[in-house]
RNA sequence: GGGCCCAUAGUCUAGUGGCUAUGAUGUCGCCUUUACACGGCGAAGGUCCCCGGUUCAAAUCCGGGUGGGCCCA
Numbered sequence: 001g002g003g004c005c006c007a008u009a010g011u012c013u014a015g016u017g018g019c020u021a022u023g024a025u026g027u028c029g030c031c032u033u034u035a036c037a038c039g040g041c042g043a044a045g046g047u048c049c050c051c052g053g054u055u056c057a058a059a060u061c062c063g064g065g066u067g068g069g070c071c072c073a
Stems, first nucleotide, its partner, number of pairs: 001072007010025003018056001027043005049065005
């Protein structure tokens, strides 16, 4: 220098144009226990990496950028 892939909650992750963005884990509260752990119930937590475009409607499609990974030279 060229090609391909990825970016969603603290962490991991589902989603392939249309409902209030999914689940696990972690955190917090309550129950349970003498207490802790396990378990049960509930809650909070997301500018969907950034900018622009297409569309009635974008996490999703298109362009550019940033960051990361792999391959080639």
Molecule: transfer RNA
Organism: Candidatus Woesearchaeota archaeon CG10_big_fil_rev_8_21_14_0_10_33_12